[in-house]
Context: one part of a larger RNA
RNA sequence: CGUUAGAAAUUUGAGUGGAGCUGAUUCUAGUACGAGAGGACCGAAUCGGACUGACCGCUGGUGUACCGGUUGUUCCGCCAGGGGCAUUGCCGGGUAGCCAAGUCGGGAAGAGAUAAGCGCUGAAAGCAUAUAAGCGCGAAACUCGCCACAAGAUGAGAUUUCUUUAAAGGGUCGUGGGAGACUACCACGUUGAUAGGCCACAGGUGCAAGUGCUGUAAAGUACGCAGCCGAGUGGUACUAAUAGCCCGUUGAGCUUGCGCCGCUACUUGCUUUGUGUGG
Repeated sequence: CGUUAGAAAUUUGAGUGGAGCUGAUUCUAGUACGAGAGGACCGAAUCGGACUGACCGCUGGUGUACCGGUUGUUCCGCCAGGGGCAUUGCCGGGUAGCCAAGUCGGGAAGAGAUAAGCGCUGAAAGCAUAUAAGCGCGAAACUCGCCACAAGAUGAGAUUUCUUUAAAGGGUCGUGGGAGACUACCACGUUGAUAGGCCACAGGUGCAAGUGCUGUAAAGUACGCAGCCGAGUGGUACUAAUAGCCCGUUGAGCUUGCGCCGCUACUUGCUUUGUGUGG
């Protein structure tokens, strides 16, 4: 821009893509078969491999904005307690998120029409013949079935609701996101839990500082499973999402040029001008 008034939502599915794998063991059954040795079809069940989708409750990895230990040095006047630097200084753990080595799934069943092949009835040709008329079975292949996309499917579909009273609705702007390069998408914008803060909890670390006591002291111990805490869960308007502005109508529709005007935001600036959009 189109889909022929403009919107919001829910859909149909022409079509396109994905998937399609396979082993072992057990039962049937030591049965059928076979002198024996050996040893099934058909059917049923269990456990796997590789591949693949989703997820993070479990096992773990990462986790330089979390906690602790510790070395050297420097600074906070000194002690104590801390900050900086040294690969995150080094080391021990670790929330959320992301992830696999972790967990849970998938390949199917079934249907249709068939291939090779196997048949029924049956003439030409009194027989025979699956074929000539007619009818049936038959494969991981084909068409469906399963998963995803899908009406620019210009063949532009359908349904419901709203508005035509400048409306319905959308945008700009702002707070954000398990969404994201930007855009887009999604949530929210005071009729509010969108983010931050605060409170509580979960979870992590592992028992703070300070003071008392014990010990000559290093240190230990009590107050005290303390203190601190990024992303998690629930709550709470304390802070920030204010107010507004623009598009969107009718004149049947569309395109181009020129002039003028409105709006918007940016560049430049003393002024002029330029870009976008609408009339």